Annotation:
A computed fold for a 101-nucleotide RNA from Gracilibacillus dipsosauri, annotated as SAM riboswitch aptamer (S box leader). RNAcentral holds the sequence, with entries from Rfam. Lineage of the source: Bacteria > Bacillati > Bacilli > Caryophanales > Gracilibacillus. Its mean pLDDT, the model's own confidence on a scale to 100, is 83.
RNA sequence: UUCUUAUCUAGAGAGGGGGAGGGACUGGCCCUAUGAAUCCUCGGCAACAACUCUUAAGAGUAAUGUGCCAAUUCCAGUAGCAAAUAGCUAACAGAUAAGAA
Numbered sequence: 001u002u003c004u005u006a007u008c009u010a011g012a013g014a015g016g017g018g019g020a021g022g023g024a025c026u027g028g029c030c031c032u033a034u035g036a037a038u039c040c041u042c043g044g045c046a047a048c049a050a051c052u053c054u055u056a057a058g059a060g061u062a063a064u065g066u067g068c069c070a071a072u073u074c075c076a077g078u079a080g081c082a083a084a085u086a087g088c089u090a091a092c093a094g095a096u097a098a099g100a101a
Stems, first nucleotide, its partner, number of pairs: 001101008013042005021031003025077004043069003048065002050061004073093001078090004
């Protein structure tokens, strides 16, 4: 990097450095000098792997490997239903985990 499977309306931030961007892409709409990205320290959330119990289903734990801590994956994008709008469903795309190539 690609493929497969699962999940994505819940949850969880302070301090220091830094100094203008960030929310994947496009459009919208937001966040941001009352300090963006990013780095460090500490903290927290969750429970995929892990571990414990269990025939299994399932339940539990949080030391370890990841992940995450504005807004539903911020909303939409394609198709269908509905239609004055709003809206609903499925897919695509994306993210994360585990496995494989």